[in-house]
Context: one part of a larger RNA
RNA sequence: CGCAGGAAAUUUGAGGAGAACAUUCCUUAGUACGAGAGGACCGGGAAUGACAUACCUAUGGUGUGCCGGUUGUCCCGCCAGGGGCAUAGCCGGGUAGCUACGUAUGGAAAGGAUAAGCGCUGAAAGCAUCUAAGCGCCAAGCCUCCUCCAAGAUUAGAUUUCCCUCCCGCGCAAGCGGGACUAAAGGCGUGUCGUAGACUACGACUUUGAUAGGCUGGGUGUGUAAGUUCGGUGACGGAUUUAGCUAACCAGUACUAAUCCGCCGUGCGG
Numbered sequence: 001c002g003c004a005g006g007a008a009a010u011u012u013g014a015g016g017a018g019a020a021c022a023u024u025c026c027u028u029a030g031u032a033c034g035a036g037a038g039g040a041c042c043g044g045g046a047a048u049g050a051c052a053u054a055c056c057u058a059u060g061g062u063g064u065g066c067c068g069g070u071u072g073u074c075c076c077g078c079c080a081g082g083g084g085c086a087u088a089g090c091c092g093g094g095u096a097g098c099u100a101c102g103u104a105u106g107g108a109a110a111g112g113a114u115a116a117g118c119g120c121u122g123a124a125a126g127c128a129u130c131u132a133a134g135c136g137c138c139a140a141g142c143c144u145c146c147u148c149c150a151a152g153a154u155u156a157g158a159u160u161u162c163c164c165u166c167c168c169g170c171g172c173a174a175g176c177g178g179g180a181c182u183a184a185a186g187g188c189g190u191g192u193c194g195u196a197g198a199c200u201a202c203g204a205c206u207u208u209g210a211u212a213g214g215c216u217g218g219g220u221g222u223g224u225a226a227g228u229u230c231g232g233u234g235a236c237g238g239a240u241u242u243a244g245c246u247a248a249c250c251a252g253u254a255c256u257a258a259u260c261c262g263c264c265g266u267g268c269g270g
Stems, first nucleotide, its partner, number of pairs: 001152001005163007015149004021049007033038001051106005059100004066093005071086006110144003117137004164269001165180006181267001186264004191205004211257003214253005221245002227240005
């Protein structure tokens, strides 16, 4: 820009893309078959591998500063307590998120038309013949079925809902011209953000508010803070104390910031 008014939402599916895998074991059954050795079809059940998709409850990884331990050195006047630097100084753990080595799921079943093949009926050709007319069965393959995209599918689809004026002149009408008023529904911008994201887009919210921060409570993690006191000559240990601190988690709460506002879009539709 189009889809013959504008808008919001929900959809149909022409068409396209993806997927499509394999093995082992048990049973049927040591049965059928076979002198034996060996050893099934059909049917039922259970697993596994690789691959694919999703996810983080559990198992693990990471988690550059969440907690703790600790070495050297410098600093906060000293003690105590802390801070900086040394790969995050080193080490032990670890929330959210992201992840695999983890968890879950998938290939199925079914239908249609067939290939090779197997048939029925059956003439040409009194027989025979699956074929010439006619009718069946049959494959991991084909078309559906399954997942995703999809009306620019210009054949531009469907459904629901929402929104929008009066007057004058000309004209048979369609409509044309003019004036006054109006700016809808809805959208965008701006702003607070996000498990969304390169940008854009997408999604949530914008005081009729829990969108982010803060605060409060909880959770999680770490592992028992500082200070005081007791014991010990002391290093240190005990008590107060399952403390203290705690990122991204879960709630609550308007304390802070989403202020004020601007723009687009018209007037019933060739």
This is a predicted structure of a 270-nucleotide part of an RNA (large-subunit ribosomal RNA, domain VI) from a Kiritimatiellia bacterium. The organism belongs to Kiritimatiellia, within Bacteria. The full RNA is in RNAcentral, with records from ENA.